[in-house]
Molecule: transfer RNA
Organism: Microcaldota archaeon
RNA sequence: GGGCCGGUAGCUUAGCCAGGUUGGAGCGCGUGACUGAUAAUCACGAGGUCGGGAGUUCAAAUCUCCCCCGGCCCA
Repeated sequence: GGGCCGGUAGCUUAGCCAGGUUGGAGCGCGUGACUGAUAAUCACGAGGUCGGGAGUUCAAAUCUCCCCCGGCCCA
């Protein structure tokens, strides 16, 4: 230098191919219930520039382009 894969909540991760209801789940966190008190369990809640920017579109996590970061391969 070239090619491929990945980046979504504090952590792990689905959704992307084939655009369309408010971006979901588990763990963790907070509050409450339960308990003599914990743990476990149950209920509710907070938490997301979907790596960054631009473009296409009525509408983008999803399509296109550029850039950044990580991994693998080729040279």